[in-house]
A computed fold for a 74-nucleotide RNA from an Alphaproteobacteria bacterium, annotated as transfer RNA. NCBI's taxonomy places the organism under Bacteria, Pseudomonadati, Pseudomonadota, Alphaproteobacteria.
RNA sequence: CGGGGCGUAGCGCAGCCUGGUAGCGCGCAAGUUUUGGGUACUUGAGGCCGCGAGUUCGAAUCUCGCCGCCCCGA
Numbered sequence: 001c002g003g004g005g006c007g008u009a010g011c012g013c014a015g016c017c018u019g020g021u022a023g024c025g026c027g028c029a030a031g032u033u034u035u036g037g038g039u040a041c042u043u044g045a046g047g048c049c050g051c052g053a054g055u056u057c058g059a060a061u062c063u064c065g066c067c068g069c070c071c072c073g074a
Base pairs, nucleotide, nucleotide: 001073002072003071004070005069006068007067010026011025012024013023020057028044029043030042031041032040050066051065052064053063054062
């Protein structure tokens, strides 16, 4: 310098192709159960989807630019 992949909750990841209410597991908080803890069950909190712009009635999703990490080539 060129090509590719990834970036979404505290952590690990779906959802993107095919635009239409942001989800799962673990963790966290509360409650029930227990003498207590753990287990189990129920409920809840937690996200301006890496940043900016564009297209659109509507963007995590499509387009462009940028940033970070990883891989390959030179």

The coordinates come from a structure-prediction model, not an experiment, and the mean pLDDT is 85.